[in-house]
The part of an RNA shown here (small-subunit ribosomal RNA, 3' minor domain) has 145 nucleotides and comes from Nitrospina watsonii. The RNAcentral record of the full RNA draws on RefSeq. The coordinates come from a structure-prediction model, not an experiment, and the mean pLDDT is 80. The source organism's lineage runs through Bacteria, Pseudomonadati, Nitrospinia, Nitrospinaceae and Nitrospina.

Context: one part of a larger RNA
Order: sequence, then structure tokens, then C1' cells
RNA sequence: CACCGCCCGUCACACCAUGAAAGCCGACUGUACCAGAAGUCACGAUGCUAACCUUCGGGGAGCUACUGCCUAAGGUAUGGUUGGUGAUCGGGGUGAAGUCGUAACAAGGUAGCCGUAGGGAAACCUGCGGCUGGAUCACCUCCUU
Repeated sequence: CACCGCCCGUCACACCAUGAAAGCCGACUGUACCAGAAGUCACGAUGCUAACCUUCGGGGAGCUACUGCCUAAGGUAUGGUUGGUGAUCGGGGUGAAGUCGUAACAAGGUAGCCGUAGGGAAACCUGCGGCUGGAUCACCUCCUU
């Protein structure tokens, strides 16, 4: 750069992050159940054994298997929290010179805006109610000179 101005939305292209999504894959964790190593403890032989006793046969005492309780990892089922991924769907942001129109800014060429309902490629359009943050013209009331 001052209307040959400013500016809105759809569409197209590129990139970025993001929401939804049948599901899929993990991490942590709750509950119920299954199963249960090692080990302590309890029980404890018909098995085993140096000290004591013995009439030499054993006895006493001790040890062990077995069994029981507790119990780690593990398994099954079902929840919670969280992360990743996911066909597809949705908008958002950014990007000198793309497409379509021209909604807003002047009375922006139908004044604009708010709420609401309906409609429409898009900005939007229409109805109803409201506001002036509307221009212009006329009139009325009030104030100042």
C1' cells in the first nucleotide's frame, strides 16, 4: 500500500497433533478357587542307630520316611487402573500466489447482532421473539449556548 481495500466458509493439496472405534497386545493390581517346591513346627513308624542299661534276646533314648498346618513361584475364572496398536469415522491447527461463491465491515448494496426452529455446496437463507453496539428523513419532549 488506505474499496483495485478488508474479509468469510465449503472444496482440493501437504504436514502436525488429537477424539471416537469392533477388537488385538502388554504392565500393575483386587477377589475366588486349583495346585503346592524348599523350610520351620507338630505328629511319628513295622525303617535306621556310636556312647546309657542288659539275662546279649532286647530295653531306653535318638534319627528318618510317611502324614498335617503355614507357604513362594505357577495355573483357572472374573473385575479394576494404565500404556501401545487398530480397518474406519470425526472435527482441529499450520502452510506467498489452488477451486467455488461474496456472508461480514459504508445504509456492505436485504441494517447488523442475539436466542430459537426449519432449510441449504459453502459462506448462509427463511420464520418467530429480542437488542441498538443502525444510517437517513420528519415530528415530539427535555438540556445547553